[in-house]
Predicted 3D model of a 72-nucleotide RNA (transfer RNA) from a Candidatus Parcubacteria bacterium.
RNA sequence: GGCCCUAUCGUCUAAUGGUUAGGACGGGAGCUUCUCAAGCUCUAAAUCGGGGUUCGAUUCCCCGUAGGGUCA
Numbered sequence: 001g002g003c004c005c006u007a008u009c010g011u012c013u014a015a016u017g018g019u020u021a022g023g024a025c026g027g028g029a030g031c032u033u034c035u036c037a038a039g040c041u042c043u044a045a046a047u048c049g050g051g052g053u054u055c056g057a058u059u060c061c062c063c064g065u066a067g068g069g070u071c072a
Stems, first nucleotide, its partner, number of pairs: 001071007010025004018055001027043005048064005
């Protein structure tokens, strides 16, 4: 340098164009307990950046950025 793949809460991971972006762990609050742990309930937190297509984009297209794979 060519080609391919990936990018979503703090972390991991769903969501094949549509009503509130869901779940687990972790964080916070409460219940329970003499205390701790465990358990239960509630709660905050995310779509890599820019542009395009569309009535509507996490999803499709283009460019870029970052990471990974492969060929040279």
Rfam family: tRNA. From the family's description: Transfer RNA (tRNA) molecules are approximately 80 nucleotides in length. Gene Ontology term of the family: triplet codon-amino acid adaptor activity. A reference for the family is Hou (1993), "The tertiary structure of tRNA and the development of the genetic code", Trends Biochem Sci.
Its mean pLDDT, the model's own confidence on a scale to 100, is 81.
Taxonomically the source falls in Candidatus Parcubacteria (Bacteria, Bacteria candidate phyla).